Overview
Model confidence (mean pLDDT): 88 of 100. The part of an RNA shown here (large-subunit ribosomal RNA, domain IV) has 360 nucleotides and comes from a soil metagenome. It matches the Rfam family "Bacterial large subunit ribosomal RNA". The RNAcentral record of the full RNA draws on SILVA.
Context: one part of a larger RNA
């Protein structure tokens, strides 16, 4: 001086990003017990009293010597009840600072936000508001099922059969879940048009047995037309899904406006005009886990509050299953605030252990 454990005068969160850590509570029995509520719950809510011992007395239980009655005479039934012994009480009394005496063993409450709950999760910085979750909804699937796994046999699905089984999405409950199909998706359609390989096969090239013309050193050359057979491209016309086109779908993907003016103080605009769009955001909540200006205003709490609670709506940039808004119960979650309680502070000291330092 550190670590570990203990104690502490007055205050008692002034400490600090936060009451981090410690204190406080702690256990039976009585007594009592609020809003709210899904009628279970909250709830051990909260708050309160009692607790050793020794004597005495009653009360309830266990065993049951002994005795008594009874007759059905038995290992019989029925009373009554000494001792011993478990427990409850009530008076009386005895110590001690303290009686659940050690160890063990809840700190309690008011609000708000998320998540409905119990669960799971980053083995080794994250346990959570993230993931599951019952419920919802929606597409696929009629069974050799869709669907996965494998080149295939084949196997899971399922020794199941649409109250099944696969797949996305939401996420207990309650109350809801508004408009928009032009875009992308998907599904339905099959007249039209567009489109591949084939199919077709008009008509053309190439090649040359041959015919014709020129020339010739008489070998043959060179130019033309050109059968059949071999080639090579190849129009018409036919011809599938798909595209286009024609509808349908949003608890599929996703989208949900601007600008002018106008009320007999002012302000504001139910109101009216006009642009665009597929359609212009509804209910409900709203400075929020969402609000940039912002420490909006305003009320509440405090002697003072960028935080909290409650309102207001000017929503930069909430919003309805990428679900909206409430909401009992629950949470080693995250905020605020109170009581209790305390070395966290005021401000630090002392004591035990172990260090580290110093002699040796």
């Nucleotide at each position: 001086c550190c670590g570990u454990g203990g104690u502490u005068a007055a205050g008692g969160a002034a400490c600090u990003a936060g009451g981090c850590a410690a204190a406080u509570u702690g256990u039976c029995c009585c007594c009592g017990u609020a809003a709210c509520u899904u009628u279970g719950g909250g709830a051990g809510a909260a708050g309160g009293g009692g607790a050793a011992c020794c004597g005495c007395g009653c009360c309830c239980g266990g065993u049951g010597a002994c005795g008594a009655g009874g007759c059905a005479u038995g290992c019989c039934c029925u009373c009554g009840g000494a001792g011993c012994u478990g427990g409850g009480u009530a008076c009386g009394g005895u110590c001690g600072c303290a009686g659940a005496u050690a160890c063990c063993a809840g700190g309690g409450g008011a609000a708000a936000g998320c998540g409905a709950c119990u669960g799971u999760u980053u083995a080794c910085u994250a346990a959570a508001a993230a993931c599951a979750c019952a419920g919802g909804u929606c597409c696929g699937u009629g069974c050799u099922a869709a669907g996965u796994c494998g080149c295939a046999a084949g196997a899971c699905g399922a020794c199941g059969u649409a109250u099944a089984c696969g797949g996305a999405c939401u996420g207990a409950c309650g109350c809801c879940u508004g408009c928009c199909c032009g875009g992308u998706g998907c599904c339905g359609g099959a007249a039209c048009g567009u489109u591949a390989a084939g199919g077709g096969g008009a008509g053309g090239g190439g090649u040359u047995a041959g015919c014709g013309g020129c020339c010739u050193u008489c070998g043959g050359g060179c130019c033309g037309c050109g059968a059949a057979g071999c080639u090579c491209a190849g129009a018409a016309c036919u011809u599938a899904a798909g595209c286009g086109c024609c509808g349908g779908u949003a608890a599929a993907c996703g989208g949900c406006g601007g600008u002018g003016g106008u009320a007999a103080c002012u302000a504001u605009a139910a109101c009216c005009a006009u642009c665009c769009u597929a359609a212009g955001g509804u209910a409900g909540c709203g400075a929020a886990a969402u609000u940039c200006c912002u420490u909006g205003u305003c009320g509440g709490g405090u002697a003072a509050g960028u935080u909290c609670c409650g309102a207001c709506c000017u929503g930069c940039a909430c919003g309805a299953a990428u679900g909206g808004c409430g909401u009992a119960a629950c949470g080693a979650c995250u905020u605020u605030c109170c009581c209790a309680c305390u070395g966290u502070c005021u401000c630090a000291a002392c004591c035990a252990c172990g260090g580290a330092c110093c002699c040796g």